Predicted 3D model of an 82-nucleotide RNA (transfer RNA) from a Bacteroidales bacterium. Model confidence (mean pLDDT): 82 of 100. Lineage of the source: Bacteria > Pseudomonadati > Bacteroidota > Bacteroidia > Bacteroidales. Rfam family: tRNA. By type it is a transfer RNA.

[in-house]
RNA sequence: GCCUUGGUGGCGGAAUCGGUAGACGCGCUGGUCUCAAACACCAGUGGGGCGACCCGUGCCGGUUCGACCCCGGCCCAAGGUA
Numbered sequence: 001g002c003c004u005u006g007g008u009g010g011c012g013g014a015a016u017c018g019g020u021a022g023a024c025g026c027g028c029u030g031g032u033c034u035c036a037a038a039c040a041c042c043a044g045u046g047g048g049g050c051g052a053c054c055c056g057u058g059c060c061g062g063u064u065c066g067a068c069c070c071c072g073g074c075c076c077a078a079g080g081u082a
Stems, first nucleotide, its partner, number of pairs: 001081007010026003019065001027045006046055003058074005
């Protein structure tokens, strides 16, 4: 250089047939329990805004009524290869 796979909340990781993004787990916050804590259980948990709403899938464009998903370019990581 070329080929393949991947990049999604604080972390891991789903959503791959284009149609409500973040299921599930960890963590965190509040509560119950306890003398107190741990464990366990219950509830909540992407960002901004008083709110109506707006933004958000590595970055920049494109296609589409609609994109994590399709197309082009680029960046990064892992593996393969002369």